The RNA shown here (SAM riboswitch aptamer (S box leader)) has 125 nucleotides and comes from a Bacteroidia bacterium. The sequence was found by an Rfam model in a public genome assembly. Of the family's consensus pairs, 97% are formed in the model.
RNA sequence: AGCUUAUCCAGAAAGGCGGAGGGAUUAUGCCCUACGAUGCCUUGGCAACCCUGCGGCGGAAAUAUUCGCCACAUGAAGGUGCCAAAUCAUAUCACACGCUUAACGCGUUGGUGAGCAGAUAAGCC
Numbered sequence: 001a002g003c004u005u006a007u008c009c010a011g012a013a014a015g016g017c018g019g020a021g022g023g024a025u026u027a028u029g030c031c032c033u034a035c036g037a038u039g040c041c042u043u044g045g046c047a048a049c050c051c052u053g054c055g056g057c058g059g060a061a062a063u064a065u066u067c068g069c070c071a072c073a074u075g076a077a078g079g080u081g082c083c084a085a086a087u088c089a090u091a092u093c094a095c096a097c098g099c100u101u102a103a104c105g106c107g108u109u110g111g112u113g114a115g116c117a118g119a120u121a122a123g124c125c
Base pairs, nucleotide, nucleotide: 002124003123004122005121006120007119008118013043014042015041016040017039021032022031023030026091027090028089029088044083045082046081049079050078051075052073053072055070056069057068058067059066060065087117092114093113094112095111096108097107098106099105
């Protein structure tokens, strides 16, 4: 890199370095940015995926033991992750409502659902 599953409207910033664009990609919109962004480092924090603890259910085993799933927690030592905006919004399909056209369409405080793409975790290879 690839595959599978889960989650993505909550939450959490100071200092230093640096000096121009940045918000993944393309387009449009919108936003952040010399009152110094994006990025990097340090420290701090958030959260609870892995984890930890307690309990329940089920499987394997003669036993010792072990595996899986579920629920709960004023758990948070450790592994990741994250700390502008819903993944910033839209883009494809279906549906709902409103408007409109000869037809194509346009719009919804960011309408609803699914999908694509992406991010993160855990597992696999």